[in-house]
RNA sequence: CGGAAUGUGGCUCAGCUUGGUAGAGCGCUUCGUUCGGGACGAAGAGGUCGCGUGUUCGAAUCACGUCAUUCCGAC
Numbered sequence: 001c002g003g004a005a006u007g008u009g010g011c012u013c014a015g016c017u018u019g020g021u022a023g024a025g026c027g028c029u030u031c032g033u034u035c036g037g038g039a040c041g042a043a044g045a046g047g048u049c050g051c052g053u054g055u056u057c058g059a060a061u062c063a064c065g066u067c068a069u070u071c072c073g074a075c
Base pairs, nucleotide, nucleotide: 001073002072003071004070005069006068007067010026011025012024013023020057028044029043030042031041032040050066051065052064053063054062
């Protein structure tokens, strides 16, 4: 320098193909149960989807640009 993959709650990931209210598990908080803890049960908080622009009535999803990480190739 060229190409590819990945980026979504604190963590691990789904959702993207086919645009239409952002989800799951774990974790966290509160409550119940218990002598207490764990386990179990119930409820709750937490993410404008890496960033920017565009297309659209509507974008995590489509287009373009850009950043970070990883891999491959070239030098």